[in-house]
Molecule: Fluoride riboswitch aptamer (crcB RNA motif)
Organism: Gammaproteobacteria bacterium
RNA sequence: AUUUCACCCGGAGAUGGCAUUCUCCGCGAACCGCUGCAAAGCUAAUGAUGCCUACCCCCGC
Numbered sequence: 001a002u003u004u005c006a007c008c009c010g011g012a013g014a015u016g017g018c019a020u021u022c023u024c025c026g027c028g029a030a031c032c033g034c035u036g037c038a039a040a041g042c043u044a045a046u047g048a049u050g051c052c053u054a055c056c057c058c059c060g061c
Base pairs, nucleotide, nucleotide: 009026010025011024012023013022016052017051018050019049020048021047033042034041035040
């Protein structure tokens, strides 16, 4: 000096908040949904789980 691993820290995982956990990245990074030539259209508040909020569908009062 370079590379790898572990720990700590920071960041990210297609729309919000809190928590837990997993994965990824270290600022030239991770990440930034799908269909379609275009026009346009579609799913979802999670990476996963729980709760809350917003939204959507069905049923009952």